[in-house]
Bacterial RNase P class A from an Acidimicrobiia bacterium, 377 nucleotides, folded computationally. The RNAcentral record of the sequence draws on ENA. The model forms 91% of the base pairs in the Rfam consensus. The organism belongs to Acidimicrobiia, within Bacteria. It matches the Rfam family "Bacterial RNase P class A". Rfam describes the family as follows. Ribonuclease P (RNase P) is a ubiquitous endoribonuclease, found in archaea, bacteria and eukarya as well as chloroplasts and mitochondria. The family's RNA type in Rfam is ribozyme. The gene name in the source record is rnpB.
RNA sequence: CGAGCUUGGGAGACGGUCGCGAUCGCCGUUGAGCGGUCGAGGAAAGUCCGGACUCCACAGGGCACGGUGCUGGGUAACUCCCAGACGGGGCAACCCGAUGGAAAGUGCAACAGAGAGCAGACCGCCGAUGGGGCUCCACGGGCUUCCGUGGAGCUCACAGGCAAGGGUGAAACGGUGGUGUAAGAGACCACCGGCGUCGCGGGCGACCGCGGCGGCCGGGUAAACCCCACCGGGAGCAAGGCCAAGCAGGGAUAGGGCGGCCCGUCCAAUAUCCCGGGUAGGCCGCUCGAGCCCUCCAGUAAUGGAGGGCCUAGAUAGAUGACCGUCUCCCGGCCUUCGGCCGGGAACAGAAUCCGGCUUACGACCAAGCUCGCCAU
Numbered sequence: 001c002g003a004g005c006u007u008g009g010g011a012g013a014c015g016g017u018c019g020c021g022a023u024c025g026c027c028g029u030u031g032a033g034c035g036g037u038c039g040a041g042g043a044a045a046g047u048c049c050g051g052a053c054u055c056c057a058c059a060g061g062g063c064a065c066g067g068u069g070c071u072g073g074g075u076a077a078c079u080c081c082c083a084g085a086c087g088g089g090g091c092a093a094c095c096c097g098a099u100g101g102a103a104a105g106u107g108c109a110a111c112a113g114a115g116a117g118c119a120g121a122c123c124g125c126c127g128a129u130g131g132g133g134c135u136c137c138a139c140g141g142g143c144u145u146c147c148g149u150g151g152a153g154c155u156c157a158c159a160g161g162c163a164a165g166g167g168u169g170a171a172a173c174g175g176u177g178g179u180g181u182a183a184g185a186g187a188c189c190a191c192c193g194g195c196g197u198c199g200c201g202g203g204c205g206a207c208c209g210c211g212g213c214g215g216c217c218g219g220g221u222a223a224a225c226c227c228c229a230c231c232g233g234g235a236g237c238a239a240g241g242c243c244a245a246g247c248a249g250g251g252a253u254a255g256g257g258c259g260g261c262c263c264g265u266c267c268a269a270u271a272u273c274c275c276g277g278g279u280a281g282g283c284c285g286c287u288c289g290a291g292c293c294c295u296c297c298a299g300u301a302a303u304g305g306a307g308g309g310c311c312u313a314g315a316u317a318g319a320u321g322a323c324c325g326u327c328u329c330c331c332g333g334c335c336u337u338c339g340g341c342c343g344g345g346a347a348c349a350g351a352a353u354c355c356g357g358c359u360u361a362c363g364a365c366c367a368a369g370c371u372c373g374c375c376a377u
Base pairs, nucleotide, nucleotide: 001373002372003371004370005369006368007367008366009365012327013326014325015324016323017322018321020039021038022037023036024035025034026033027031041348045359046358048357049356050355051354052353053236054235055234056233065232066231067230068229069228070084071083072082073081074080085099086097087096088095089094100227101226105225106224107221108220122166123165124162125161126160129159130158131156132155133154134153135152136151137150138149139148140147141146174192175191176190177189178188179187193217194216195214196213197212198211199210200209201208202207240284241283242282243281249275250274251273252272253271254270255267256266257265258264291310292309293308294307295306296305297304298303328346329345330344331343332342333341334340335339
């Protein structure tokens, strides 16, 4: 210098004018006045996990359903994070993995291929054994060439044997060499690989290393059913609570009817008062919290502990905006260079009970560490 990997950072800066929400203060002008302070994010998003909080339900056990699934640690908890193991990818830095069980059972697998699950024989090899044909020999019958039996050789590839080689496929029932055989095959043997098992050593553990034994050689798929282990009540801030117009309902009194009065009873479309539930509406929940910043300590780390400092949105149809100026960064063009001028661009997005995560979106930039290659000293 080039090509990469990992982690972290901020998310344009300053000033002015007008405006919006919250809150505090002020008043000879209580005005929707004046002034002060504060006012989105790293993802506020998707609403995918986990919790806090609230209400409802709940003896205990089992079934069902859902989730999780290597080991150790962290945490309020997690499907998250850290450290490691194993497997895969990359020359490497490093990245990816739901990573228990496929030797309990069931299911599934396009095309090609003969055959795809306790498989199969298309080409091929053999044809020992059985069979057909030819030749020869021996014996017997007949006796002229014919027949029978037995044997040897050659041949056919019919029955049959084989799975080594070819071919198909992502995958064809371990690999190499030998023995063996008619040809072959873990059939047998040696070595290698896998699996199982036993022992020793290392590690908290996942697991790793070494050695012995057994021909045991039994493909994939479980974010398919399933088996095993562990975990899991339901609904969610429109949770939930408080206050409470109006209308409807109930009651009391006043009023009217039952010939006058009292009691009683009935009526009501009136007035006043009271009652319960509760709509509109208002208030609480609501933002101080597993909080943020700095330093130190423990730990490889995630994280935990101690000390000090700070208070940092709470709207409710939803405030957090618009414009201007100067500068910064990037891109393009022009000018004779240092440099200057002109034009364009500066992302994704936006709180709604609150936290911890994951995932997704994001123009351009900065920092640190590391890897590989080339060059120079």